Transfer RNA from Candidatus Bathyarchaeota archaeon ex4484_135, 77 nucleotides, folded computationally. Rfam family: tRNA. The family's RNA type in Rfam is transfer RNA. The coordinates come from a structure-prediction model, not an experiment, and the mean pLDDT is 82.
RNA sequence: GGGGCCGUGGCCCAGCCAGGAAGGGCGGCGGGCUCCAGACCCGUAGGUCCGGGGUUCAAAUCCCCGCGGCCCCACCA
Numbered sequence: 001g002g003g004g005c006c007g008u009g010g011c012c013c014a015g016c017c018a019g020g021a022a023g024g025g026c027g028g029c030g031g032g033c034u035c036c037a038g039a040c041c042c043g044u045a046g047g048u049c050c051g052g053g054g055u056u057c058a059a060a061u062c063c064c065c066g067c068g069g070c071c072c073c074a075c076c077a
Stems, first nucleotide, its partner, number of pairs: 001073007010026004020057001028044005050066005
């Protein structure tokens, strides 16, 4: 230099192909249960969906340009 995959709450992921206002698990907080704690049950908070632009009535999703991570190829005085 060329190519591929990935980026979504504190952590791990789904949703993307086929656009219609973001969900699960763990963790946190509160409550129940318990002598206490764990386990279990109930409730609850937490998200510029990596950034910017474009298309659209509408974008996490489609297009473009960047940034970051991983992998492959090429080059290497």